Predicted 3D model of a 72-nucleotide RNA (transfer RNA) from Patescibacteria group bacterium UBA661. Lineage of the source: Bacteria > Bacteria candidate phyla.

[in-house]
């Protein structure tokens, strides 16, 4: 320098154009002698950055940044 994959909640990851989600973690409550476990409810997001396409973008296109792998 080139190619591929990835970047979404505190963590691990879904979501391939039409309301951003799950599990774990956190909070409140229930259960009990207490803790744990279990159950119910619940908080939490500039979707890496900047543009573009579109009525509408996490999703499609371009450039850039970061991580991993490969080629030279």
């Nucleotide at each position: 320098u080139c190619c591929g994959c990835g970047g979404u909640a505190g963590c691990u990851c879904a979501g391939u154009g039409g309301u951003a989600g799950a599990g774990c973690a956190g909070g409140u409550c229930g259960c009990u002698g207490u803790u744990a476990a279990c159950g119910a409810c619940u908080u939490g997001g500039u979707c890496g950055u900047a543009g573009g396409u579109u009525c509408g973008a996490a999703u499609c296109c371009u450039a850039c940044c970061c991580g991993c792998g490969g080629a030279g």

It was read from a public genome assembly.